[in-house]
């Protein structure tokens, strides 16, 4: 270098719940375990969400500006093992 069957150190931590912080998508601490072999980090490029303001005038349009990396893709770093 490649791989992530098998077995093992170590690690992370969805749903919910409590606290906070946003307008919200959500974050963040803490409890909790569905899973994760990169469920490490980064909004490049694709996607989804939200929608402060505004239009309109009563439920919808649009938009400044966010959110997700545990949705795909592509960069970057990295533990441990060995069907190589």
């Nucleotide at each position: 270098a490649c791989u992530g069957a098998a077995a093992a150190a170590g690690g992370c931590a969805a749903a919910c719940c409590u606290g906070u912080c946003g307008a919200a998508a959500g974050g963040c601490a803490g409890g909790g375990a569905c899973g994760c072999a990169a469920a490490g980090c980064g909004a490049c490029c694709g996607g989804u969400c939200u929608a402060a303001g505004g239009g309109u005038u009563u439920u919808u349009c649009c938009u400044a500006a966010g959110a997700c990396a545990g949705c795909g893709g592509a960069g970057c770093c990295a533990c441990c093992a060995g069907a190589u």
Predicted 3D model of an 84-nucleotide RNA (c-di-GMP-I-GGC riboswitch aptamer) from a Woeseiaceae bacterium. The model forms 100% of the base pairs in the Rfam consensus. NCBI's taxonomy places the organism under Bacteria, Pseudomonadati, Pseudomonadota, Woeseiales, Woeseiaceae.